[in-house]
RNA sequence: AGGCCGGUAACUCAGCGGGAGAGUGCCAUCCUCACACGGUGGAAGUCACGGGUUCAAAUCCCGUCCGGCCUA
Numbered sequence: 001a002g003g004c005c006g007g008u009a010a011c012u013c014a015g016c017g018g019g020a021g022a023g024u025g026c027c028a029u030c031c032u033c034a035c036a037c038g039g040u041g042g043a044a045g046u047c048a049c050g051g052g053u054u055c056a057a058a059u060c061c062c063g064u065c066c067g068g069c070c071u072a
Stems, first nucleotide, its partner, number of pairs: 001071007010024004018055001026042005048064005
């Protein structure tokens, strides 16, 4: 320098044009003498950033940044 993969909740990840989600964690509550486990409910996201396409973009296109791998 070029190529490929990835960046979504605190963490691990799913979602591939129209509802932003799961598990773990956190908070409240029930249960218990109490804790843990378990049940119920809740908070938590500029979908890495900028632009474009579209009625509509986490999703498609272009550029940039970060991480990993490969080639030179």
The prediction has a mean pLDDT of 86. A computed fold for a 72-nucleotide RNA from a Desulfarculaceae bacterium, annotated as transfer RNA. NCBI's taxonomy places the organism under Bacteria, Thermodesulfobacteriota, Desulfarculia, Desulfarculales, Desulfarculaceae. Its Rfam family is "tRNA". It is annotated as a transfer RNA. It was read from a public genome assembly.